This is a predicted structure of a 348-nucleotide part of an RNA (small-subunit ribosomal RNA, central domain) from an uncultured bacterium. The prediction has a mean pLDDT of 87. RNAcentral holds the full RNA, with entries from ENA and SILVA.

Context: one part of a larger RNA
RNA sequence: CUGGGCGUAAAGAGCGCGUAGGUUGACGUACAAGUUGGAUGUGAAAGCCCUGGGCUCAACCUGGGAUGGUCAUCCAGACUGUAUGUCUAGAGUACGGUAGAGGGAAGUGGAAUUUCCGGUGUAGCGGUGAGAUGCGUAGAUAUCGGAAGGAACACCAGUGGCGAAGGCGACUUCCUGGACUGAUACUGACACUGAGGCGCGAAAGCGUGGGUAGCAAACAGGAUUAGAUACCCUGGUAGUCCACGCCGUAAACGAUGAGAACUAGCUGUUGGAUGAAUAAAUCAUUUAGUGGCGCAGCUAACGCAUUAAGUUCUCCGCCUGGGGAGUACGGCCGCAAGGUUAAAACUC
Numbered sequence: 001c002u003g004g005g006c007g008u009a010a011a012g013a014g015c016g017c018g019u020a021g022g023u024u025g026a027c028g029u030a031c032a033a034g035u036u037g038g039a040u041g042u043g044a045a046a047g048c049c050c051u052g053g054g055c056u057c058a059a060c061c062u063g064g065g066a067u068g069g070u071c072a073u074c075c076a077g078a079c080u081g082u083a084u085g086u087c088u089a090g091a092g093u094a095c096g097g098u099a100g101a102g103g104g105a106a107g108u109g110g111a112a113u114u115u116c117c118g119g120u121g122u123a124g125c126g127g128u129g130a131g132a133u134g135c136g137u138a139g140a141u142a143u144c145g146g147a148a149g150g151a152a153c154a155c156c157a158g159u160g161g162c163g164a165a166g167g168c169g170a171c172u173u174c175c176u177g178g179a180c181u182g183a184u185a186c187u188g189a190c191a192c193u194g195a196g197g198c199g200c201g202a203a204a205g206c207g208u209g210g211g212u213a214g215c216a217a218a219c220a221g222g223a224u225u226a227g228a229u230a231c232c233c234u235g236g237u238a239g240u241c242c243a244c245g246c247c248g249u250a251a252a253c254g255a256u257g258a259g260a261a262c263u264a265g266c267u268g269u270u271g272g273a274u275g276a277a278u279a280a281a282u283c284a285u286u287u288a289g290u291g292g293c294g295c296a297g298c299u300a301a302c303g304c305a306u307u308a309a310g311u312u313c314u315c316c317g318c319c320u321g322g323g324g325a326g327u328a329c330g331g332c333c334g335c336a337a338g339g340u341u342a343a344a345a346c347u348c
Stems, first nucleotide, its partner, number of pairs: 004319003007302002012316001014200004021193003025087007033080002036076006042069001049065006090190001091187004095182004102176007109153001114148007124135002161168002205246006214240002219235004257315006265293012297304002321348003330341004
């Protein structure tokens, strides 16, 4: 110097956009910086190495050879590079179509719970393993009519769909992102990845102002129990909801980074396209997803297996015995809670 790994053993950043950097399609031409080969010059002698000779041997002396440079000049020009020209298979644009809980805003709807008002009506209701606290003759529960208000959208619903991830589910309208697909035309490598950076990011939590039906941390009471700071019951405040602003974490999981190419099959499903004879239905082919099996191969095994954990390439992130510790100190961020970066002593 090379050499190991990251589904479950330590290890893929929660996700994206993107700067520097790294890597980068096909065919020419020029250059010759890198690289490779060749030629010439030079790289003193001695020493080291190889091989002869001489002191009786050796040390030592001596002849010949080899070696030695990011070296200089010249030649070649495959590969990398630079410049330039051309191309269309990567990437993208225009036009037409398709599916979708993709995002934002405004409006509307019905069922249900609760409360209030009124009618009927009378002694219980509620709750549990059983009870009690609780509610009820000041008329509850039940039932009918009306009103208010908030939150969530039954069925449809599906290893169904959409989104980069978090996530997204009543209906209508407006604004808006992406994907797939058809046939042509256009641009002509415009690409991939991405340290820093920037943005998004469940729930809980925080700030200000609203809202509060149900549920419900904390809290109170009743039970249970040896005790019961719990499980069960009756209540109940933050919170859950809205607007704006923070926080920036999760078993943020497929515990599996992104992109590209290649590598047996079978079967289901969603969205297209093409064809079979035409509309439907059906079938076949193909394509973009999404599932179940399964060969080769891989794997410690489990298992993965064209949606790879197979075979290769490019780039980033991360790991290096357990504990101490995702802690201390310091820095940065935050209103705080805390987050992020991140040790050591010591110990086994």